[in-house]
RNA sequence: AACCGGUCUCCCGGGUGGCGGCAGGCUGUAAACCCGGUCAGGUCCGGAAGGAAGCAGCCGUAGCAGCCGGGCCGGGUGCCCGGGGACGGCCGGUUGGA
Numbered sequence: 001a002a003c004c005g006g007u008c009u010c011c012c013g014g015g016u017g018g019c020g021g022c023a024g025g026c027u028g029u030a031a032a033c034c035c036g037g038u039c040a041g042g043u044c045c046g047g048a049a050g051g052a053a054g055c056a057g058c059c060g061u062a063g064c065a066g067c068c069g070g071g072c073c074g075g076g077u078g079c080c081c082g083g084g085g086a087c088g089g090c091c092g093g094u095u096g097g098a
Base pairs, nucleotide, nucleotide: 001095002094003093004092005091006090007089008088009086010085011083012082013081014080015079016078017077019074020073021072022071024068025067026066027065028064029063035060036059037058038057043052044051045050
């Protein structure tokens, strides 16, 4: 010096975790009124039959809180596997030369 092998770094792909977000699920809570339903009592209309609005209560819902989150998304994310490039670093081998 050439070639070969290993390794490190970098890049790509895959697997499996972790983290964050979202969907979704479960539980709780829940609008004093400006959410929904049902509306005792009471109120209103009516001669009556009947009708109307509607507080409390009850049942739900938006929302909120906690937990789960196997689905989706993301990364200066751990580990493993595979691939690629270097004119790269390091280690080793072979051959040749001074």